[in-house]
RNA sequence: AGAGUUUGAUCCUGGCUCAGGAUGAACGCUAGCGGGAGGCUUAAUACAUGCAAGUCGAACGGUAACAGGGGACUUCGGUCCUGCUGACGAGUGGCGCACGGGUGAGUAACGCGUACGCAACCUACCCUUUACUGGGGCAUAGUCACGGGAGACUGUGAAUAAUUCCGUAUGUGCCCCGGGCAUCGCAUGAUGCCCGGGGUAAAGCUCCGGCGGUAAAGGAUGGGCGUGCGUCUGAUUAGGUAGUUGGUAGGGUAACGGCCUACCAAGCCAACGAUCAGUAGGGGGCGUGAGAGCGUGGCCCCCCACACGGGUACUGAGACACGGACCCGACUCCUACGGGAGGCAGCAGUAAGGAAUAUUGGGCAAUGGACGAAAGUCUGACCCAGCUAUCCCGCGUGCAGGAUGACGGCCCUCAGGGUUGUAAACUGCUUUUAUCAGGGAAGAAACGUGCAGGUUCUCCUGCACCUGACGGUACCUGAAGAAUAAGCACCGGCUAACUCCGUGCCAGCAGCCGCGGUAAUACGGAGGGUGCAAGCGUUAUCCGGAAUCACUGGGUUUAAAGGGUGCGUAGGCGGCUUGAUAAGUCAGAGGUGAAAGCUCACGGCUCAACCGUGGAAUUGCCUUUGAUACUGUCAGGCUCGAAUCAGGUCGAGGCAGGCGGAAUGUGGCAUGUAGCGGUGAAAUGCUUAGAUAUGCCAUAGAACACCAAUUGCGUAGGCAGCUUGCCAGCCCUGUAUUGACGCUGAGGCACGAAAGCGUGGGGAGCGAACAGGAUUAGAUACCCUGGUAGUCCACGCCCUAAACGAUGUUUACUCGACGUACGGUCCUCGUGACGGUGCGUCCAAGCGAAAGCGUUAAGUAAACCACCUGGGGAGUACGUUGGCAACAAUGAAACUCAAAGGAAUUGACGGGGGUCCGCACAAGCGGUGGAGCAUGUGGUUUAAUUCGAUACGCGAGGAACCUUACCUGGGCUCGAAUGGCUUUGGUCAGCUGCUGAAAGGCGGUUUCCCUUCGGGGCUGAAGUCAAGGUGCUGCAUGGUUGUCGUCAGCUCGUGUCGUGAGAUGUUGGGUUAAGUCCCGCAACGAGCGCAACCCCUGUCCUUAGUUGCCAGCAAGUUAUGUUGGGGACUCUAAGGAGACUGCCGGCGCAAGCCGAGAGGAAGGUGGGGAUGACGUCAAAUCAUCAUGGCCUUUAUGCCCAGGGCUACACACGUGCUACAAUGGCGGGUACAGCGGGUCGCGAAGCCGUAAGGCGGAGCCAAUCCCCGAAAGCCCGUCCCAGUUCGGAUUGGGGUCUGCAGCCCGACCCCAUGAAGUUGGAAUCGCUAGUAAUCGCGCAUCAGCCAUGGCGCGGUGAAUACGUUCCCGGACCUUGUACACACCGCCCGUUAAGCCAUGGAAGCCGGGGGUGCCUGAAGACGGUGACCUCACAAGGAGCUGUUUAGGGUAAAACCGGUGACUGGGGCUAAGUCGGAACAAGGUA
Repeated sequence: AGAGUUUGAUCCUGGCUCAGGAUGAACGCUAGCGGGAGGCUUAAUACAUGCAAGUCGAACGGUAACAGGGGACUUCGGUCCUGCUGACGAGUGGCGCACGGGUGAGUAACGCGUACGCAACCUACCCUUUACUGGGGCAUAGUCACGGGAGACUGUGAAUAAUUCCGUAUGUGCCCCGGGCAUCGCAUGAUGCCCGGGGUAAAGCUCCGGCGGUAAAGGAUGGGCGUGCGUCUGAUUAGGUAGUUGGUAGGGUAACGGCCUACCAAGCCAACGAUCAGUAGGGGGCGUGAGAGCGUGGCCCCCCACACGGGUACUGAGACACGGACCCGACUCCUACGGGAGGCAGCAGUAAGGAAUAUUGGGCAAUGGACGAAAGUCUGACCCAGCUAUCCCGCGUGCAGGAUGACGGCCCUCAGGGUUGUAAACUGCUUUUAUCAGGGAAGAAACGUGCAGGUUCUCCUGCACCUGACGGUACCUGAAGAAUAAGCACCGGCUAACUCCGUGCCAGCAGCCGCGGUAAUACGGAGGGUGCAAGCGUUAUCCGGAAUCACUGGGUUUAAAGGGUGCGUAGGCGGCUUGAUAAGUCAGAGGUGAAAGCUCACGGCUCAACCGUGGAAUUGCCUUUGAUACUGUCAGGCUCGAAUCAGGUCGAGGCAGGCGGAAUGUGGCAUGUAGCGGUGAAAUGCUUAGAUAUGCCAUAGAACACCAAUUGCGUAGGCAGCUUGCCAGCCCUGUAUUGACGCUGAGGCACGAAAGCGUGGGGAGCGAACAGGAUUAGAUACCCUGGUAGUCCACGCCCUAAACGAUGUUUACUCGACGUACGGUCCUCGUGACGGUGCGUCCAAGCGAAAGCGUUAAGUAAACCACCUGGGGAGUACGUUGGCAACAAUGAAACUCAAAGGAAUUGACGGGGGUCCGCACAAGCGGUGGAGCAUGUGGUUUAAUUCGAUACGCGAGGAACCUUACCUGGGCUCGAAUGGCUUUGGUCAGCUGCUGAAAGGCGGUUUCCCUUCGGGGCUGAAGUCAAGGUGCUGCAUGGUUGUCGUCAGCUCGUGUCGUGAGAUGUUGGGUUAAGUCCCGCAACGAGCGCAACCCCUGUCCUUAGUUGCCAGCAAGUUAUGUUGGGGACUCUAAGGAGACUGCCGGCGCAAGCCGAGAGGAAGGUGGGGAUGACGUCAAAUCAUCAUGGCCUUUAUGCCCAGGGCUACACACGUGCUACAAUGGCGGGUACAGCGGGUCGCGAAGCCGUAAGGCGGAGCCAAUCCCCGAAAGCCCGUCCCAGUUCGGAUUGGGGUCUGCAGCCCGACCCCAUGAAGUUGGAAUCGCUAGUAAUCGCGCAUCAGCCAUGGCGCGGUGAAUACGUUCCCGGACCUUGUACACACCGCCCGUUAAGCCAUGGAAGCCGGGGGUGCCUGAAGACGGUGACCUCACAAGGAGCUGUUUAGGGUAAAACCGGUGACUGGGGCUAAGUCGGAACAAGGUA
């Protein structure tokens, strides 16, 4: 110090989350020791038991217990008497009990903190000083007697003491009243002195030293009261207050005071937040943080408050009193039912609550406290110990050597290797800690006692003695022995640490992002690793990171955020200058800021934690002295801010009145006739009762064409015919006037489009609602025909808006250019220059996330106001205010999400645009869709109809068995096949028997081969290692393939631009089949593609000449290149030539284009092929093959027989054959090319109607064969018909292949002769040797379901104006809320589940206030016949006021709950539509 997370990627905004530190913690796992510290955060709930406040006999009467003395008695144990002594129960009295200890309920307050004040006060014990301490009296407890009561307790009577109580004397003094003087102060006043009058004290004890007592003054200590400043949240709490605010008088208090009472006045507090509500003890400090802050207030210290809840006083120096009293209430306990007792928020402890917090311990040895003269007693304060990893600190669990890198585990590419790992074993060493044994502290010095010294007594000093809970503890020494001692979390990223197995969107994980659907480094286990370590993790909370409330230190055009606009109150801020002042400000000094803590230094425990000493710090407040620049205040001046005045313009500025024409509607009259109107097309509507149209006249209301603009005016909303009046304003000019009069502006007031509301008018056109017509699946819409409110006017409301420049107002400053509106000045009068105020455009700097802004800022600054703080919920609910209403303003929370957003980028997409291609359309030709059949698919069926494909005559280039993977049945299990090793045999093979459908099973029989004799080969059996699987996963893969697409694209390096993603290049202007080329250009180059190079074909040449060829020569035949021969030709097959826009003309800068151009066999890539960029589709294939993983092993393997893949109501695709005369049939006749052939092609010849048979020549093929090509041509026939078309189907008879044609072959012959007469919507192919048409060959193959596929040649067209439209594609551009990319995204209703929440008849509860009734104790007052007393006074009783509480009543507020109801949120795959995002199909 940052990181993760919105996106395909980017920058920004913004939230969420993490890493750090902390804790009075808790929980999980684990645990060796010591030191220090902490330890009910919840129920201020209830408490059993014990202890926590007593002490003094030197105040007193006394003597219950104990001890001693004395006396008496004695059974010698002891008993009794005696206060005589030590002492002391109970009691009187004194002091203490108001401290110490606990808790944080209440309290938002002078409670606390800080600083002051008291001229308005008190203070026991202590200190100092002064004075005094005389003399009397009355009671009472204890005790005794008699009672009551269960008890607690208590009544009556009698006697009695005091440092108890009450008179009285004295009065230094003190207090009060009156008078006088002096000094001082801060308003009330204070102090001192003097005089007069009045009032007011005391207690004794004694060891004789003293200790006490009274009065007063001072001090010290502690307190009381007052004040300034500071001290949480809510304005959805805005008004509160009647003792309230003040005064007078009185009461009361230690003291001021409405503190209380009476009377008088009407004040007092509050937007600088009163009142109310909620929450809370405050501070020193503590945690965190760089700090400022934020959070917090446990332990320790200070203050406050409280002591079962509430009230009250008494005593006292001090209390309204934790371990006191009285009363009321709740609760608990005792009871003999009549009454009583109690208060752990003291220390332990118990119950309960809770996630959770300790011993019913020891000691007064130390420190401190109470009492006491003291000894001493008391002290759960305190000092210690116990429990507890709760925290902090320290130590240890060993150290060194040790590699055949052991065994085991885990992993792997597994022969072997890696890792655990020097780790272990083993060897040597050490002994902290634990254990045992021995020694053994400091904390202690006082007091006291003794002695000595000093001293005026008290007393002081010195020495000695006495005193330790902790504790035989700390510590020290010794002994033995590695001996007694390691876990927890994590390992996908953030974040350090990786593999295997299991699981299979299951189980689970998760702080955020997110993992898991068969190869999970994310789940669970294991091995290994990382981190920390007697701990480690988790949870909770706080700070930090978060500049994410921003004072330090943020923002508001588009991300959340500028108020709709102005005027203006309070407030904030404010020009130049002089003087004064000194409030702010600055400086010096003083006081205070407790201690502890923090921090620095030093020191003490072996270190540290911890502790001690000293310093610093304590940023604050107060006082005082000074400074005077700035701010403030007061006084004076100035003119540049502001305003005024004078002159002059400007404008749709406002209000009111008058006037005008065009258009429209309506009415009248006229002309006129059949339609008008409306739309994409229509219809509704109007019209023969005369519309529309046309002319004239009349009338109504509303709005003002042209001018008109990118213009002007206005604060905004807004403002437009002309004209008059009134009102307002900006601007310009000026040597005028005032003299800071200014800016902003919370509240407030005014204005405020449209729609809407009220009352009354008005109503032509338009036109929500509504009606009708269309459209549509629907159409409560878009379109059309009508049409009411409204739109208009007057008056009154409403008060909102994308009220927008999404940009608050004001002022100053910061390069320029251009246009325009309205003033002004100047000259050389122009299209000029200068200088203002507006309205605009473009840019420098600068700013900005970018887009952009840029003197009209979103730049640089200043002042003031408003507003924002993740999205949704929600501008909703509740409350309040305004409004007639509609509604507006103000304005949440629960819950939920990990985002929601802004700008820009690259793509993709658009029922966006531009440009351009393609048999894409168009123009043509022929088909498909209808029929029959073939074939494939879906579906269905089936024991099975094997599987795959999206796609469908596809894998399959050929299913009768086989194939074959499927089904049924019968069998086999090292297995059907192959290889290695070991052992063994020569069985085996062959032949053969039985059984069986076969496979197989059970048998019989008999000899292996070669040899260099070592062995080898073949084969069987047994064993073993590898089996096998067309089982799964093409979404684990390789390889191969399809598609976009033979489309023209896809990229890179360097440079440049941009914060960046990216851009540029590749865009632009041309051109091309082409990112082909040219030109231009912040680009310059390059790569993969395109093209070319390759093959076939078209022309020619060369070479070569058999099996091909035959012109000429020769021979021969019925005939044939048959033969000799020939290389001319054809051809064959090798090489070469040829075409490049090269030439010419035109156009063009060029590239290039054009031309029936020339030449040429071929002309502009001649035609065809091969060739397929980066990539896309998780495209296809685990069934070609290969392969990871998984599954299977007497079966999912293997063998066999039979069946199935050929099923058949249907649906679709691809084809074949047709429907006929451009044809069918019969006869005759002509011309190919590619290919194939020895398990083959098979000639001639013969037979059969034919399929075919017989036959076998020839051929391993330019030789022989397949091989007759067909359409064509010639002749004949048919005559438009379900036919001499068509051939399905069926019957019969055959042929061939094959082990075998039943399921289920092809072919032949005879017979049969179906549908079909050109095919709906729709749809396919083709641009030339193409379509169409005709046949031929081949692969596979025994045969063939081939009409398929791949090739070959024959005959051989038509058409293309053109690019508007359909489809696909390319480039540029635009919009986007898409990026799984439009087969996208996404909205609302509705159904279902869950969650929180609003309303609601009501119901329940809570705190506070008010009125009335009642009212304890107490206090105050009155009375007081009774009592004490009698001088006065006091008391009981009675009574009044006040008051805790109780009751009651009506309201307000808060919370809970509630049938029903409203919306909201969330939830893999529900319903209906299709609102938004593209022009989203009506922006």
Small-subunit ribosomal RNA from a metagenome, 1483 nucleotides, folded computationally. Its Rfam family is "Bacterial small subunit ribosomal RNA". Rfam links the family to the GO terms ribosome and structural constituent of ribosome. RNAcentral holds the sequence, with entries from SILVA.